A computed fold for a 1473-nucleotide RNA from a metagenome, annotated as small-subunit ribosomal RNA. Model confidence (mean pLDDT): 84 of 100. The sequence is in RNAcentral, with records from SILVA.
RNA sequence: AGAGUUUGAUCAUGGCUCAGAUUGAACGCUGGCGGCACGCUUAACACAUGCAAGUCGAGCGGAAACGGCACCUAGCUUGCUAGGUGGACGUCGAGCGGCGGACGGGUGAGUAAUGCAUAGGAAUCUGCCCCAAAGCGGGGGACAACCCGAGGAAACUCGGGCUAAUACCGCAUAAUACCUUCGGGUCAAAGCCUUCGGGCACUUUGGGAUGAGCCUGUGUUAGAUUAGCUAGUUGGUGAGGUAAAGGCUCACCAAGGCAACGAUCUAUAGCUGGUCUGAGAGGACGAUCAGCCACACUGGAACUGAGACACGGUCCAGACUCCUACGGGAGGCAGCAGUGGGGAAUAUUGGACAAUGGGGGCAACCCUGAUCCAGCGAUGCCGCGUGUGUGAAGAAGGCCUUCGGGUUGUAAAGCACUUUCAGUAGGGAGGAGGCGUACUUUGUACGUGACGUUACCUACAGAAGAAGCACCGGCUAACUCUGUGCCAGCAGCCGCGGUAAUACAGAGGGUGCAAGCGUUAAUCGGAUUGACUGGGCGUAAAGGGCGCGUAGGCGGACUAAUAAGUUAGAUGUAAAAGACAUGGGCUCAACCUGUGAUCUGCGUUUAAUACUGUUAGUCUAGAGUGCAGUAGAGGACAGAGGAAUUCCCGGUGUAGCAGUGAAAUGCGUAGAUAUCGGGAGGAACACCAGUUGCGAAGGCGACUGUCUGGGCUGUAACUGACGCUGAGGCGCGAAAGCGUGGGGAGCAAACAGGAUUAGAUACCCUGGUAGUCCACGCCGUAAACGAUGAAUACUAGCCGACUGGGUCGUUUAGACUUGGGUGGCGAAGCUAACGCAUUAAGUAUUCCGCCUGGGGAGUACGGUCGCAAGACUAAAACUCAAAGGAAUUGACGGGGGCCCGCACAAGCGGUGGAGCAUGUGGUUUAAUUCGAUGAUACGCGAAGAACCUUACCUACCCAUGACAUUUUAAGAAUGACAGAGAAAUUUGUCAGUGCCUUUAUGGAACUUUUAAACAGGUGCUGCAUGGCUGUCGUCAGCUCGUGUUGUGAGAUGUUGGGUUAAGUCCCGUAACGAGCGCAACCCUUGCAAUCAGUUGCCAUCAUUAAGUUGGGGACUCUGGUUGGACUGCCGGUGAUAAACCGGAGGAGGGUGGGGACGACGUCAAGUCAUCAUGGCCUUUAUGGGUAGGGCCACACACGUGCUACAAUGGGCGUUACAGAGGGAAGCUAAGCCGAGAGGUGGAGCAAAUCUCACAAAGGCGCUCGUAGUCCGGAUUGAAGUCUGCAACUCGACUUCAUGAAGUUGGAAUCGCUAGUAAUCGUGAAUGAGAAUGUCACGGUGAAUACGUUCCCGGGCCUUGUACACACCGCCCGUCACACCAUGGAAGUGGGUUGUACCAGAAGUAGGUAGUCUAACUUCGGAGGACGCUUACCACGGUAUGAUUCAUGACUGGGGUGAAGUCGUAACAAGGUA
Repeated sequence: AGAGUUUGAUCAUGGCUCAGAUUGAACGCUGGCGGCACGCUUAACACAUGCAAGUCGAGCGGAAACGGCACCUAGCUUGCUAGGUGGACGUCGAGCGGCGGACGGGUGAGUAAUGCAUAGGAAUCUGCCCCAAAGCGGGGGACAACCCGAGGAAACUCGGGCUAAUACCGCAUAAUACCUUCGGGUCAAAGCCUUCGGGCACUUUGGGAUGAGCCUGUGUUAGAUUAGCUAGUUGGUGAGGUAAAGGCUCACCAAGGCAACGAUCUAUAGCUGGUCUGAGAGGACGAUCAGCCACACUGGAACUGAGACACGGUCCAGACUCCUACGGGAGGCAGCAGUGGGGAAUAUUGGACAAUGGGGGCAACCCUGAUCCAGCGAUGCCGCGUGUGUGAAGAAGGCCUUCGGGUUGUAAAGCACUUUCAGUAGGGAGGAGGCGUACUUUGUACGUGACGUUACCUACAGAAGAAGCACCGGCUAACUCUGUGCCAGCAGCCGCGGUAAUACAGAGGGUGCAAGCGUUAAUCGGAUUGACUGGGCGUAAAGGGCGCGUAGGCGGACUAAUAAGUUAGAUGUAAAAGACAUGGGCUCAACCUGUGAUCUGCGUUUAAUACUGUUAGUCUAGAGUGCAGUAGAGGACAGAGGAAUUCCCGGUGUAGCAGUGAAAUGCGUAGAUAUCGGGAGGAACACCAGUUGCGAAGGCGACUGUCUGGGCUGUAACUGACGCUGAGGCGCGAAAGCGUGGGGAGCAAACAGGAUUAGAUACCCUGGUAGUCCACGCCGUAAACGAUGAAUACUAGCCGACUGGGUCGUUUAGACUUGGGUGGCGAAGCUAACGCAUUAAGUAUUCCGCCUGGGGAGUACGGUCGCAAGACUAAAACUCAAAGGAAUUGACGGGGGCCCGCACAAGCGGUGGAGCAUGUGGUUUAAUUCGAUGAUACGCGAAGAACCUUACCUACCCAUGACAUUUUAAGAAUGACAGAGAAAUUUGUCAGUGCCUUUAUGGAACUUUUAAACAGGUGCUGCAUGGCUGUCGUCAGCUCGUGUUGUGAGAUGUUGGGUUAAGUCCCGUAACGAGCGCAACCCUUGCAAUCAGUUGCCAUCAUUAAGUUGGGGACUCUGGUUGGACUGCCGGUGAUAAACCGGAGGAGGGUGGGGACGACGUCAAGUCAUCAUGGCCUUUAUGGGUAGGGCCACACACGUGCUACAAUGGGCGUUACAGAGGGAAGCUAAGCCGAGAGGUGGAGCAAAUCUCACAAAGGCGCUCGUAGUCCGGAUUGAAGUCUGCAACUCGACUUCAUGAAGUUGGAAUCGCUAGUAAUCGUGAAUGAGAAUGUCACGGUGAAUACGUUCCCGGGCCUUGUACACACCGCCCGUCACACCAUGGAAGUGGGUUGUACCAGAAGUAGGUAGUCUAACUUCGGAGGACGCUUACCACGGUAUGAUUCAUGACUGGGGUGAAGUCGUAACAAGGUA
């Protein structure tokens, strides 16, 4: 210090998440030792039991208990036991009295201020303690204890009697005390001990110290969906009261006081030093330790006291628990332990007063759950250990493996050492020391340890007793195998898992930390994500619709004063602890401790005076006024105008009008529309008209008048900062809407009808009411937009156009210049980019408004406003990991432009109808094997299923197997015959020994046998793959290097102007070049030359039946080598280019025709059944063999073909002309037989020689005459031929007979641009046989193309986009289902609280008829107590409100949920922007 996550990618916005630190933690797994800390965060819930506050006999009367002593008595073992007496003994229960129980300890309920923090203040008290002054005389009367009696279960109480004091009460004394009318008056005490020196007490007063009370300033959580609160309330006078000021209380008077700088109310909360985090500023927290406060079962109250309204005191009320004899009583762990309960969760019913401190005491001493220790707990922090060295055969085992090895791993074992900690044994502290000062008469000696079997030291033995947890897809360090198969599961975020998971589970290995490690929860950080430091608001969330203006904030120039802010110094305080720095002590550290700095604050004081403030004075540059002009759809009211629509009246006139994509509804023969004349009425103002004008905005548009607001220019007379902004507030505010009353021509929600449509509650059409208009009153919202608040200043320009002024000019045209307003472009700058740019979104200042992820939601509730509609204000639960902005590349568009293609058009011929062939789907079946299935499957794999093929079915068989390698043994191989069987197979008999050499137990090959490794699989996965292939598409595209440009994705190049079949070429150009594609190179065909001349050829010569033979190479032909065509030439067009058009020559002309050749890529396209191959599955079977069957089924549907429907034809006869192929298990001639298929025959030919092999259409004749025919040939019957072990399922062909549908084919659809379509035949591959298919060959041989509007596909540019799986995209709403949270709701049940009233315990204060009464008394009484009563008041009650929580039949919307329904609203012109 950052990282992940929105996208195909990018930048920015923005949220979510992670890495860090921390904790009084909890949970899971694990766990050796020690030190130091810490340990009910929840129920301020209830508590059994024990302990936590006593002490003083040196205050007192005393003696219940124990001990001792003395005496007496009894027993006797004569020194012991028992009893008694004695309080002058040690001691001491209970009691009187004193001091202390107000400290210490606990808890955080309440409390938002009677609190706390900090700084101050004056009107106070203060036991014990310290200092000082003075005093302590002399009397009296009681009451406990005790004794007697009484009541009660108990707690306890009552009556009578005795008694002491440091208990109580007078008297005396009396100031420096108190009161005072200033004359005076009033007020005290206590003794005890003693070593006799004194000590400790007591009383009064003053001072101090300590502690406490009170007051003030400032600070101290959230909510305005809490805006008004307050009657003792605010103040005064007087009185009372208090320790003390004070409405603290009361009487009277006044009417104040608080509040937007947030009163009141509600919710939450003890506050602080500090703790955690953070760079800091901050944020969160307030355990332990320390200061303050509050509380002590809940509520109230006082008493005592120096101090309390009192945790372990009292009284009362209430709830709860316990005891009870039922009449009454007792209790308060938020002290220490402990129990139950609650909870995720928090310890021992321990030891000791040794230390520190506290209470009492003269002291000894006693008490002390404060405290010091121990116990439990890895709860945290810190430290140590679990060994060290060596050790390669790199052991075994595990895991992985490409089978070679790698890894675990020097790790282990082995060898050599060490002994911390734990263990055993022995020893064994300090903690209780010293110094200084003051006081004490001084010195000496002795004693006191809970912890503690401590720390620590020494010895002994032995590697011995001591390692886990989490993680390993990215963030984030660390990878493989197996299992699983969207299952089980993981997950902090993104996300993994659907058969090859580094993400699940296990294992091996690794990484990190380590006696711990992870998880969960929580806080801060990262988050500049509330921004003071340190953010924003044109489009991402965010400028109020606009103005006026209050408070507030901010504010021009000069001078002076002041010193509030500000600055500096001094000073007080800011507790300690903590934190920081630096020393010291525990072996180190944690921990403890010394010192220092800090504590940024507040107070007091001194000084300064620049700035701000305040006060005073002055100024004119801001602002305003006056005067002179000026433009304008600025506003209000009144008047009046023409065009047009509609309606009414009349004339002319006749059949339509209107409307639409097309129609219909509608109007019209009762006379429309059209046209002419007249009239009525309402609304709006054409042209002018302009990114022109005016206005604050909304808004304003014919003309005239009246009234009126603002702006601008000029001038420089006046005022003298009067200014800017503006929370609340007030006003204005389009359209629609509402109320009342008018008005109503046109238009037109609703509504009606007609269309469209699957539907059409729409778009279109015909009608049509509110409304639109006017007056008055409401509403108060808009994409009220420049999506841009107002004001001021500054910062390059250029060009328009509106309205003023000035200078110059011939006062014309104009030029220059200066204001205001309004537009375009653009520099710097800014911006995420787009863009803005003197009219800023630049640079700055001031003020206001607003934002803080998306949804829920501008919604609910509450409040305010409104007649209503609704507006304003404005959440939460829940849910998601995004939502959103700008720009980029693609893709897409029922967007645009340009261009191409048998794409359309123009033509020719088909398919779709029939019959048949063939393939597919479907169905059927034991099986109908499998695959291909939009284009890009369907005469496809299959260039050919009777058996075989064959993968399918049925049946019968085999088991190292039909096939490969290795091992053992034997034998050559092999053949023949007979039997069984459907065959595979099996049984038996017989024959038989070859090849090589190194001649052997030899080798090769083959057969059989043995054993296990293994074979085998057309089983699965083409979505694990290779290879091959289809398609876009033979479309013209696809990219790279360097450079430039942009924050970037990217762009540029490749776009543009031309041109081309072409990213083909040229020109231009921040690009320059290059690669894969295009083209060319290759094959073939078309012309020629040359070479060669058999099996081919034959002009000339000879010859023959015949190129048959001699001969020839001229010709044809064959097949080698060359040439030829390149826009090369000419003309025109074009930009002097590329190129195009035309022409010449030429066999051929503009890539001549055809083929092969297929860029980057797309379709998870096809193929695991050609082959290969990973993984999985199978192994007496999913392998192998055999026979038979099936792949050939058949209500049906589709594709591809063949043959036809006929006369351009059929039939018969006759007669021509090809090319390219095949041929040895072959082609097969001649001849003969058969009507034919064919048979027979066997010449020739491994083929330019022989053969298949007669080409057909065509030509020449004859016949048929438009018909289901002399067309057509399906189907069926019969008879045959051929192939083949075998034609039944299931072959082809022949002959005779039979003679179906079909008379040119609906919607729709296919091919083809020239030697093409169409038509005609020929051959080949496959094969025993079996083509209408496929591939190839030639013969005959057309028509048409104006053209690119439209359909389809494609290319380039551009535009929009909410698409990127890319339009077969995305996506909205209702309904249905499930779940979740939430609003309303008749109500219901709680909590809190206001007001009014009733009530009134205990207590205090006041009053007082009554009763009682020791001290004193002047004998009257005073004083006191009880009782009664009044006031205040807790609990409680009644009534009525407010508020909050829970719940509620039913109901409203909302959210979420792989595959529901209906439509298609939005995104493209989204098909009605």